[in-house]
RNA sequence: GAAGAAGAACAGACAAUCGCCGGCCCGCCGUCGCUCUUCGAGCUAUGGCGGGCGGGAGGAAAGUCCGGGCUCCACAGGGCGGGAUGGUUCCUAACGGGAACCGGGGGUGACCCCAGGGACAGUGCCACAGAGAGAAGACCGCCCGCCUUCGCUGAAGCUUCGGCGGACAAGCCCUUUCGGGGGCUGGCGAAGGUUGAGGUAAGGGUGAAAGGGUGAGGUAAGAGCUCACCGGUGUCGACGGUGACGUCGGCAGCCAGGUAAACCCCAUCUGGAGCAAGACCGAAUAGGGAAGCGUUUGAGGGUGGCCCGCCCGAAGCUUCCGGGUUAGGUCGCUGGAGGCCGCCGGCGACGGCGGUCCUAGAGGAAUGAUUGUCGCCCCGCUGGCGGGUAACCGCGACGGGGAACAGAACCCGGCUUACGGACUUCUUCAACC
RNA sequence: GCGCCACUAGCUCAGCUGGAUAGAGCGUCUGACUACGGAUCAGAAGGCCGGGAGUUCGAAUCUCUCGUGGCGCGCCA
Numbered sequence: 001g002a003a004g005a006a007g008a009a010c011a012g013a014c015a016a017u018c019g020c021c022g023g024c025c026c027g028c029c030g031u032c033g034c035u036c037u038u039c040g041a042g043c044u045a046u047g048g049c050g051g052g053c054g055g056g057a058g059g060a061a062a063g064u065c066c067g068g069g070c071u072c073c074a075c076a077g078g079g080c081g082g083g084a085u086g087g088u089u090c091c092u093a094a095c096g097g098g099a100a101c102c103g104g105g106g107g108u109g110a111c112c113c114c115a116g117g118g119a120c121a122g123u124g125c126c127a128c129a130g131a132g133a134g135a136a137g138a139c140c141g142c143c144c145g146c147c148u149u150c151g152c153u154g155a156a157g158c159u160u161c162g163g164c165g166g167a168c169a170a171g172c173c174c175u176u177u178c179g180g181g182g183g184c185u186g187g188c189g190a191a192g193g194u195u196g197a198g199g200u201a202a203g204g205g206u207g208a209a210a211g212g213g214u215g216a217g218g219u220a221a222g223a224g225c226u227c228a229c230c231g232g233u234g235u236c237g238a239c240g241g242u243g244a245c246g247u248c249g250g251c252a253g254c255c256a257g258g259u260a261a262a263c264c265c266c267a268u269c270u271g272g273a274g275c276a277a278g279a280c281c282g283a284a285u286a287g288g289g290a291a292g293c294g295u296u297u298g299a300g301g302g303u304g305g306c307c308c309g310c311c312c313g314a315a316g317c318u319u320c321c322g323g324g325u326u327a328g329g330u331c332g333c334u335g336g337a338g339g340c341c342g343c344c345g346g347c348g349a350c351g352g353c354g355g356u357c358c359u360a361g362a363g364g365a366a367u368g369a370u371u372g373u374c375g376c377c378c379c380g381c382u383g384g385c386g387g388g389u390a391a392c393c394g395c396g397a398c399g400g401g402g403a404a405c406a407g408a409a410c411c412c413g414g415c416u417u418a419c420g421g422a423c424u425u426c427u428u429c430a431a432c433c
Numbered sequence: 434g435c436g437c438c439a440c441u442a443g444c445u446c447a448g449c450u451g452g453a454u455a456g457a458g459c460g461u462c463u464g465a466c467u468a469c470g471g472a473u474c475a476g477a478a479g480g481c482c483g484g485g486a487g488u489u490c491g492a493a494u495c496u497c498u499c500g501u502g503g504c505g506c507g508c509c510a
Base pairs, nucleotide, nucleotide: 001429002428003427004426005425006424007423010420012374013373014372015371016370017369018368020056021055023053024052025051026050027049028048029047030046031045033043034042035041036040058405062416063415065414066413067412068411069410070274071273072272073271077308078307079306080305082270083269084268085267086266087101088100089099090098091097102116103114104113105112106111117265118264122263123262124259125258126257139204140203141200142199143198144196145194146193147192148191149190150189151188152187153186157164158163170185171184172183173182174181175180212230213229214228215227216226217225231255232254233252234251235250236249237248238247239246240245278331279330280329281328288321289320290319291318292317293316300312301311302310323509324508338357339356340355341354342353343352344351345350376402377401378400379399380398384395385394386393387392434506435505436504437503438502439501440500443459444458445457446456452490461477462476463475464474465473483499484498485497486496487495
């Protein structure tokens, strides 16, 4: 210098002017109400105008993907079903989050990724190709059997001793008047054929995948068929670890594919709804119509997919059509598992103690704009400064430009996504010393 | 705030219990027919299935995430 990896923090600062939102205080004017003996005064509430004081978005406020608080429904019960999660230990209010580790995978490396239980519980699927996609499979090949042809060899017997001859013996089959008669087959090898429901999973070929590997023995040919070594799996034991698991040793030929983000099985967790929760106050009307189910044999409701149970319900309820209000007012509403600093415990997430600081709380919703100075980055250019022999490098007066994503709506903890430059540590490569 | 659905050619839709080449109609273009146009006939182009990851041998289809669009839910009586 180039290419990367990880981490933590920030989200310009100050001033002036002009605005916006809501809070408190003061003054003036108005209105409702109450009190006092009257023209009037005081108090409370509220509206308008003016002034003052102090405050006003984020790391993601976002997506709403998880979890919790809070509120209501039985403070929420049982069963089925459904949903979610899935290595271990820990953290936490909880989590599908986080930390550390284990196992697997990727990268030269820093480091990163993993929905990471079960495929001997069962079922399904594996297109095309291929013989066969599973307790699989015989297409080629190899081997055995059978048939045909050819070659070599050649028994008895015969012989002119040159040869000819083609299977005696033995076996099998058929027949028999049990005396016998007839038929078939020699050995070795090669080539071709063969539908023999043959063997063989070594080799070829197909495929993403055909199911341990190498060597030897063995066999008709072969094969964990057997053996040795290596690898895997299971199991037993020892050691280390809280544990996942690791190391070592023994035993078992156990080696029989993948897929569960296919059904499913196992373990764990799980009641529902959401601030439009919920409470109080107020306004208005056509307090309407139709259908269905009910009135003690009990409809229906308690926001659950079903059943049970519990509670309410002794009469209405549900749906549809129509009507009113136009998201009415007040509360809930923000101080909370809160932020920062220090010490202690822990590898760490985190926890404990002490100190300190908290002032957005709204209605479709305010937190902004301009100017100046300073800071940051980029570009231009030459006066200038420093280094160097020089090329050149660094700093930099001046001028111009730039600064992202985005906006609280009950509140928190996470995750994910969007996004700006700068910093720290580390890795690899290259060059130079 | 809560729940649900969709995204495939220019438009409207199939395909979605995974299987390789993603189809149909309308539209567009070219040619034929016609004096010309329409209609008709013949042919062609046009898609990486909203984006990105993952599971699998294999993804439009399954899972996660992001984006865009749409729908329904208030209270009183």
Annotation
This is a predicted complex of two RNAs, RNase P RNA and transfer RNA, with 510 nucleotides together. Rfam match: Bacterial RNase P class A. By type it is a ribozyme. Its family is annotated with dimeric ribonuclease P complex, tRNA processing and ribonuclease P activity in the Gene Ontology.